[in-house]
């Protein structure tokens, strides 16, 4: 330096041709239990790395910039 992949609740993934973000774990509340665990119902919790654009409308499609990750190179 060039090309390619990834960034979405604390954690780890989804999300069709652009149609308004969801599932498990975890927290909490609750049911059971002598009391815990297992189970089981429920509930919170995202401005989708950042910024700008396009559109009625963007996780997603352009542009840039940030991280990290993989591959090719090029100087001394």
């Nucleotide at each position: 330096a060039c090309g390619c992949c990834a960034g979405u609740g604390g954690c780890g993934c989804a999300a069709u041709u652009g149609g308004u973000a969801g599932c498990g774990c975890u927290a909490c509340g609750g049911a059971u239990u002598c009391c815990a665990a297992a189970u089981c119902c429920g509930u919170c919790g995202g401005u989708u790395g950042g910024g700008g654009g396009u559109u009625c409308g963007a996780g997603u499609c352009c542009c840039u910039c940030c991280u990290g990750g993989c591959g090719u190179g090029c100087c001394a």
Transfer RNA from a Planctomycetota bacterium, 76 nucleotides, folded computationally. Taxonomically the source falls in Planctomycetota (Bacteria, Pseudomonadati). The prediction has a mean pLDDT of 80. The RNAcentral record of the sequence draws on ENA and MGnify.